Predicted 3D model of a 526-nucleotide part of an RNA (small-subunit ribosomal RNA, 5' domain) from an uncultured bacterium.

Context: one part of a larger RNA
RNA sequence: GAGCGAACGCUGGCGGCGAUGCCUAACACAUGCAAGUCGAACGCGCAGUUUUCGGUAGCAAUACAGGAGAUGGGCGCGUGGCGAACGGGUGCGUAACACGUGGGCAACCUUCCCUCAAGUGUGGGAUAACCCGCCGAAAGGCGGGCUAAUACCUCAUAACAUUCCGGUGGCUUCUGCCGAUGGAAUCAAAGCCCGCAAGGGCGCUGGAGGAGGGGCCCGCGGCCGAUUAGCUUGUUGGCGAGGUAACGGCUCACCAAGGCAAUGAUCGGUAGCCGGUCUGAGAGGAUGGCCGGCCACACUGGAACUGAGACACGGUCCAGACUCCUACGGGAGGCAGCAGUGGGGAAUCUUGCGCAAUGGGCGAAAGCCUGACGCAGCAACGCCGCGUGGGGGAUGAAGCUUCUCGGAGUGUAAACCCCUUUCGACCCGGACGAAACCCCGCAAGGGAUUGACGGUACGGGUAGAAGAAGCCCCGGCCAACUACGUGCCAGCAGCCGCGGUAAAACGUAGGGGGCCAGCGUUGCUC
Repeated sequence: GAGCGAACGCUGGCGGCGAUGCCUAACACAUGCAAGUCGAACGCGCAGUUUUCGGUAGCAAUACAGGAGAUGGGCGCGUGGCGAACGGGUGCGUAACACGUGGGCAACCUUCCCUCAAGUGUGGGAUAACCCGCCGAAAGGCGGGCUAAUACCUCAUAACAUUCCGGUGGCUUCUGCCGAUGGAAUCAAAGCCCGCAAGGGCGCUGGAGGAGGGGCCCGCGGCCGAUUAGCUUGUUGGCGAGGUAACGGCUCACCAAGGCAAUGAUCGGUAGCCGGUCUGAGAGGAUGGCCGGCCACACUGGAACUGAGACACGGUCCAGACUCCUACGGGAGGCAGCAGUGGGGAAUCUUGCGCAAUGGGCGAAAGCCUGACGCAGCAACGCCGCGUGGGGGAUGAAGCUUCUCGGAGUGUAAACCCCUUUCGACCCGGACGAAACCCCGCAAGGGAUUGACGGUACGGGUAGAAGAAGCCCCGGCCAACUACGUGCCAGCAGCCGCGGUAAAACGUAGGGGGCCAGCGUUGCUC
């Protein structure tokens, strides 16, 4: 000098934009919300609508209560499907194939989506909700009975699928891969909606390919300590088996005795890695906050279940610490989601609005959900822009300071005259972001609805200089000097150093210098 997720002191007008906001206790958390959705898979219950039956009242229309049927996602419970493995948070752990980069898989998986071709046949038994009974303070549970399905099961069909057997062509990185072919064995499925129908749509099943996503392996690369020198027994390799989507000592039995290390093994300390960011002429050094990619974690430790995918933040089980409830028998909980509270700290925000947009989940759709997100709020935390007025105006008011008492300085500064009106205030108008999904139509095309921000931005108008300047410094480095006070005191100070009676270095004042809605200080990096 530059920089910062800053903090502190003094001061503080506006906007924008755009960005930023627990760096500390991965400390503990009250409350609300943050993952649901589908009735076009299915059962039951309750409303609603409607038809009908008989009853009561009435002359009747009709009204009321009830039974039966139909319709009916408006509401609730449950079965089932998909989602909940994304999105969001944090940086504890991790020095590791975690990350970066370049490769490999002849050792692999892949829901949803796209393309291609094929199939979707036939039976069956349950079960939740519900009803009844029972146990429990509760959380919850047990027994009996009924029932449906795109839930579950059997059988059929069975190939370019899988496994095995046979001969065979091509390739090869030589454990093999790809292809045609013969035989054997094994494994599928579900229906729903529209329609009078024909048919159409959405699904379902196994297969081939794709896209995107993931798993595994390898080369190379990036911290400190030798006051850590030896480390290792599933250890290193082999054979066989198990296991996995898959290779592998991943796991196990047996066999061998290996493997690593001064090119730093092992141990200890520190740390998420990167794109980047800061600095620097560069080389380099430092750093990894926001945003993006990857990884790891979800009270602490461990485990598996479901599933295409998890060893699963708002799932399950076990153990532990903590908090809460309890009828003392037993239960409930996990903000490193958004807001918010306590605590710690120099220090870090609203218990806001909206799903209008973008994106995501479910759904045929309408739509529902979405603290992702879009916005608003708070904070000069940062960056940028603007304003606090402009012109004229005296040998020059007053005040203040200084003085050799003549004067000098503040100073065109003010007053005063003329002018302007940004921003702010008030009045009027007032958006873009929103055209899709949807409806009509064969299509071209046409139509309708929807805005949190927000009465905001912006535009027009009204009044009037009116509402808007501070902070640090002035001994040298370093730009800017006098007076008084003080008297090695009080104090200053980044270094050198100032202060003990004439202090340009302390304090105040006048003046001056610098920066300016900021200015200084502290901390940290180059």

Record summary:
The RNAcentral record of the full RNA draws on ENA and SILVA. The prediction has a mean pLDDT of 86.